RNA sequence: GAGUCGGCCGGACAGCCGCUGCAUCCCUUCGCGGAUGUGGAGGAAAGUCCGGGCUCCGCAGGGCAGGGUGCCAGGUAAUGCCUGGGGGGCGUGAGCCCACGGAAAGUGCCACAGAAAAUACACCGCCUAAGUCCCCCCGGGGACCGGUAAGGGUGAAAAGGUGCGGUAAGAGCGCACCGCGGGGCUGGCAACAGCGCCGGCACGGUAAACCCCACCCGGAGCAAGACCAAAUAGGGGAGCGUCAUCGUGUGGCCCGCACGGCUCCCGGGUAGGUCGCUACAGGCGCAGGGCGAUCUGCGUCGCAGAUGAAUGGCUGUCCUCGACAGAACCCGGCUUACAGGCCGGCUC
Numbered sequence: 001g002a003g004u005c006g007g008c009c010g011g012a013c014a015g016c017c018g019c020u021g022c023a024u025c026c027c028u029u030c031g032c033g034g035a036u037g038u039g040g041a042g043g044a045a046a047g048u049c050c051g052g053g054c055u056c057c058g059c060a061g062g063g064c065a066g067g068g069u070g071c072c073a074g075g076u077a078a079u080g081c082c083u084g085g086g087g088g089g090c091g092u093g094a095g096c097c098c099a100c101g102g103a104a105a106g107u108g109c110c111a112c113a114g115a116a117a118a119u120a121c122a123c124c125g126c127c128u129a130a131g132u133c134c135c136c137c138c139g140g141g142g143a144c145c146g147g148u149a150a151g152g153g154u155g156a157a158a159a160g161g162u163g164c165g166g167u168a169a170g171a172g173c174g175c176a177c178c179g180c181g182g183g184g185c186u187g188g189c190a191a192c193a194g195c196g197c198c199g200g201c202a203c204g205g206u207a208a209a210c211c212c213c214a215c216c217c218g219g220a221g222c223a224a225g226a227c228c229a230a231a232u233a234g235g236g237g238a239g240c241g242u243c244a245u246c247g248u249g250u251g252g253c254c255c256g257c258a259c260g261g262c263u264c265c266c267g268g269g270u271a272g273g274u275c276g277c278u279a280c281a282g283g284c285g286c287a288g289g290g291c292g293a294u295c296u297g298c299g300u301c302g303c304a305g306a307u308g309a310a311u312g313g314c315u316g317u318c319c320u321c322g323a324c325a326g327a328a329c330c331c332g333g334c335u336u337a338c339a340g341g342c343c344g345g346c347u348c
Stems, first nucleotide, its partner, number of pairs: 001348009011318007019040008042324001046335002049333005054221004066217005071085005086100001087098004101212002106210002108206003123152002125148003131144005160178006179201001180199003184195004225275004235266006246260005280302001282301008319322001
């Protein structure tokens, strides 16, 4: 100098005026008001993509459907997260990336180009040993029938690769190494790795295509849900009154029958209010176990809780002139956005 990985900060200070939660006190017209003290957005509060807590509903158990995950081991409340390891790829390296089960269960698809794209294939090229025929100067040349996947060309991909032998030319046709398949031994908890042996080799790719295999998942969500509870209307019950010359209903009409008024009680529900509501799988420090994620013990701290919804405004000074952005039940992750700055490890 270039790069890579990890951690941290996210204008500072002061004054004045507000908003809001809590505690104490005062006044009290019982609504509230006032004083003092104290707390008051983030690393992502975001997207709502995963996982859990909590609440209600459902549920003997199991299955189907549907969805998700997909190398191994560990961590965790749990995960699709994290850590460590294995395998593959990229990079000189630090390091980074991977949806990384199954394609000899079945089905589908493989554009264009190309002779042929999965029942392999003969376009160019290569060969003329065998067979038939012709020419000829006895060497040979040509035609037919054929052989050939080595070479060219097409393609993302062409039926193992390289080399030697072999052959008319060729070909796992033979051999060596690599690859592949089967089986064994050794190491490892495992994924897997290493080393012999056997088989010339048996049908390319694609499963974030259907599918198969293994494992996981009940549904809805704080407007969940619980409690208190007016006015008005309606429901049930009891008592009192009237039991009627009235009204309504029944009915064609009459008789008859039922209902009506007042008081009290009960229960449901609405407005409204209270809880849920923030103390926690919590933060920080130390010690210990572990490579690590993380776990254990001790100490210490108290750190927003609104509900028309607070967390703001003005002024001054300074600087490197300030990005993305704003809680709404809570927590663990992931992802995305982000001006600028600081620190550390490592590599070339």

The RNA shown here (Bacterial RNase P class A) has 348 nucleotides and comes from a marine sediment metagenome. Rfam family: Bacterial RNase P class A. Gene Ontology terms of the family: tRNA processing, dimeric ribonuclease P complex and ribonuclease P activity. About the family: Ribonuclease P (RNase P) is a ubiquitous endoribonuclease, found in archaea, bacteria and eukarya as well as chloroplasts and mitochondria. By type it is a ribozyme. Its mean pLDDT, the model's own confidence on a scale to 100, is 75.